c-di-GMP-I riboswitch aptamer from a soil metagenome, 85 nucleotides, folded computationally. The coordinates come from a structure-prediction model, not an experiment, and the mean pLDDT is 85.
RNA sequence: AAAGGGCAAAGCCAGAGAAAUCUGGUGACGCAAAGCCACGGGUCCGCCGAAGCUUCAUUCGAAGGCGGAUAGCCGGGUUGCCGAA
Numbered sequence: 001a002a003a004g005g006g007c008a009a010a011g012c013c014a015g016a017g018a019a020a021u022c023u024g025g026u027g028a029c030g031c032a033a034a035g036c037c038a039c040g041g042g043u044c045c046g047c048c049g050a051a052g053c054u055u056c057a058u059u060c061g062a063a064g065g066c067g068g069a070u071a072g073c074c075g076g077g078u079u080g081c082c083g084a085a
Stems, first nucleotide, its partner, number of pairs: 006031002011026006029072001035078003039075003042070007052060001
């Protein structure tokens, strides 16, 4: 290269969760690791926080901390199918 296959975004339906988001069905935008792992960075959600804004008071709230989510945001780790000349 070729061939056989694989996964499944958004949307919709059902369910779980406070949320981010996840699970199943449907559906295909895409994917050569879109298999797996939250280790580094990012982003998102929640709680704490209190520099600060405002106020009569409350509300609000940066840095920072903790917990969670995302592997289809990037890097890293790990396993792995076919493959002509």

The model forms 95% of the base pairs in the Rfam consensus.